[in-house]
RNA sequence: GGGGACGUGGCUCAGCCCGGCAGAGCAAGCGCCUCCAGAGCGCAAGGUCGGGAGUUCAAAUCUCUCCGUCCCCA
Numbered sequence: 001g002g003g004g005a006c007g008u009g010g011c012u013c014a015g016c017c018c019g020g021c022a023g024a025g026c027a028a029g030c031g032c033c034u035c036c037a038g039a040g041c042g043c044a045a046g047g048u049c050g051g052g053a054g055u056u057c058a059a060a061u062c063u064c065u066c067c068g069u070c071c072c073c074a
Base pairs, nucleotide, nucleotide: 001073002072003071004070005069006068007067010026011025012024013023020057029043030042031041032040050066051065052064053063054062
């Protein structure tokens, strides 16, 4: 220099192809249970979907650009 994959709660990921209420598990918090704790059960909270722009009634999803991580080629 060329090509590709990935970026979504604290962590690991789904959802993206084919636009339409942002989700799951774990962790942490609270409650129930227990002599206490753990396990189990329940509840609630937690997100500018990497940044910006564009298209659209509507964008995590489509387009452009930038940033970061990783891989391949030279």